RNAcentral holds the full RNA, with entries from ENA. This is a predicted structure of a 534-nucleotide part of an RNA (small-subunit ribosomal RNA, 5' domain) from an uncultured prokaryote. The coordinates come from a structure-prediction model, not an experiment, and the mean pLDDT is 81.
[in-house]
Context: one part of a larger RNA
């Protein structure tokens, strides 16, 4: 000199942009942070509607709709933290013995049956958490059978493995109510057709993931030897997959001064800071990878976990208890206590972007987008402009003549950025919905898809940005320093005292070095100090 996730002191007008527990991976009250689908299924309150009514109510209807159940998909993403880890990590360059839900392309199919379990009803246990027994029932839940290949296994003879439907449209049949008939409405069954969706199977892709290898990756030798599943082989097992990954037997190997082992420290990288560079330091925010989720261990489910807001066991801690037994996990967002020099709101919205579910409308989303707080940082703007010598008054100095503060002020003439008040006002909005035209599809003017037109709409921020008007200089300057380094000097007080100090050093009676004042210098909504890096 540059820099910082900074802190402290004095001071403080506005805006934009960014960042904001570096310490206790300490403990946590409260709320929220992962749901969704009725177009898989059975059952079904309340409200609404219709009818009846003795006016108490009753009956029917009812995904418009509550809370549950069964079922599907998602809770393995997103979000947090850096404890552990010196290599099961990361970075880079390669590799072969693998899996991959949803998505894209593709092959062939979706036939025919069965038995349950929740919900529900009844009964019982318990303070609660919850739980037991009996009975009933549906499915895209579950299980056989059939079908079976360019799939899988094979001794090449053969053998084995699957499924699920639902929605929409059309036609006709039957039933109930109204009705002379035509016809209208509701519900159920069978058939046909088509479209989109779904299910099973095959192949290929994409994406994601697992595994292996080379090289690189902090300090200590006051750590020199380490190792028995250890190193290799064979048989067997296991995994999605290679492999001592596991096991039995056999051999006795393997690593190490190019630092093994041990100890300490540490998440790694793109990057960031500094420097002319080489380097040195660092790893906040953002992005990639890894690890962890009260501590330790374990598996289940699943395409994917050994799973932050899942399960089981043990432990510590906290809470409830009827003492028999139970409940919990903020290193998610806010917030509390504690620690600390030190780090924010128990805010708004799903409008946008993205994610989950759903055909969709939509629902959920503390991801995200915004707002709030603090000069924490960077950037921008303002605190007026011109004129004005009687060089006013006052202050300070003085050689008493004057000098200086100083065009500074006052006065006069202007302007109105920003802040304030009032009014106007983009963009962030793309979509989705309704109506309609065309095309495709089709038996179809139906459904659906695409394209176009029209209509009514969707903004948390938001009193938005921006623009206009109004009033009045009106509301807006400090901090450090002045002996040398280092820009800037005098007076008074003090008298080796009080004090200063980054280094040299000042102070013992004229101190430009202490303290105050006047003046000056530097930077400026900041200025200094401390800490830290180059």
């Nucleotide at each position: 000199g540059a820099u910082u996730g900074a802190a402290c002191g004095c001071u403080g007008g506005c805006g934009g942009u960014a960042g904001g527990c570096u310490u206790a991976a300490c403990a946590c009250a409260u709320g929220c942070a992962a749901g969704u689908c009725g177009a898989a299924c059975g059952a079904g309150a309340a409200a609404g509607c219709a009818c009846c009514u003795u006016c108490g109510g009753g009956u029917g209807u009812g995904a418009u709709u509550a809370g549950a159940g069964c079922g599907g998909c998602g809770g393995a993403c997103g979000g947090g933290u850096g404890a552990g880890u010196a290599a099961u990590g990361c970075a880079u360059a390669g590799g072969a013995a693998u899996c991959u839900g949803c998505c894209c392309u593709u092959u062939a199919g979706c036939g025919g049956g069965g038995g349950a379990c929740a919900a529900c009803u009844u009964g019982g246990g318990g303070a609660a958490a919850c739980u037991c027994a009996a009975g009933c029932u549906a499915a895209u839940a579950c299980c056989g059978c059939a079908u079976a290949a360019u799939a899988c296994c094979c001794a090449c003879g053969g053998g084995u493995u699957a499924a699920a439907g639902g929605u929409g449209g059309c036609c006709g049949c039957a039933g109930g109510g109204g009705a002379c008939c035509u016809c209208u409405u509701c519900g159920g069954g069978a058939g046909c057709c088509u479209u989109g969706u779904g299910c099973u199977u095959u192949a290929a892709g994409a994406u994601g993931a697992g595994c292996c290898u080379g090289c690189g990756u902090c300090g200590g030798a006051u750590u020199a030897g380490c190792u028995u599943g250890u190193u290799g082989g064979u048989g067997g097992g296991g995994u999605a997959a290679a492999g001592g990954c596991c096991u039995a037997c056999c051999a006795a190997g393997g690593c190490a001064a190019c630092g093994a082992u041990c100890c300490g420290u540490a998440g790694c990288u793109g990057g960031u800071c500094u420097g002319a560079g080489a380097g040195g330091a660092u790893g906040a925010u953002c992005a990639g990878c890894c690890a962890c989720a009260c501590u330790g261990g374990g598996a289940c489910u699943g395409a994917g976990a050994c799973a932050c807001g899942g399960c089981c066991c043990a432990g510590a801690c906290u809470c409830c208890u009827a003492c028999g037994g139970g409940a919990g996990g903020c290193a998610g967002c806010a917030g509390u206590g504690g620690g600390g020099a030190a780090u924010a709101u128990u805010g708004g919205a799903c409008a946008a972007u993205g994610g989950g579910c759903g055909c969709a409308a939509g629902c959920c989303u503390g991801a995200u987008c915004c707002a709030g707080c603090a000069a924490u940082a960077c950037c921008g703007c303002g605190u007026g402009u011109g004129u004005g010598a009687a060089g006013a008054a006052g202050g300070c100095c003085u050689g008493c003549g004057g000098g200086u503060u100083g065009u500074a002020a006052a006065g006069c003439a202007c302007u109105u950025u920003c802040a304030g008040u009032a009014g106007g006002g983009a963009g962030g909005a793309a979509g989705g919905c309704c109506u309609u035209a065309g095309u495709a599809u089709u038996a179809a003017u139906a459904c659906u898809a695409c394209u176009g037109a029209g209509g009514a709409u969707u903004g948390a921020c938001g009193u938005u940005a921006c623009c206009u008007a109004c009033a009045g200089a009106a509301g807006a300057a400090g901090c450090a320093c002045c002996g040398g380094c280092u820009a800037a000097c005098u007076c008074u007080g003090u008298g080796c005292c009080a004090g200063c100090a980054g280094c040299c050093g000042c102070g013992g009676u004229a101190a430009u070095a202490c303290a105050g004042a006047g003046g000056g210098u530097g930077c400026g909504a900041g200025c200094g100090u401390u800490a830290a890096u180059c």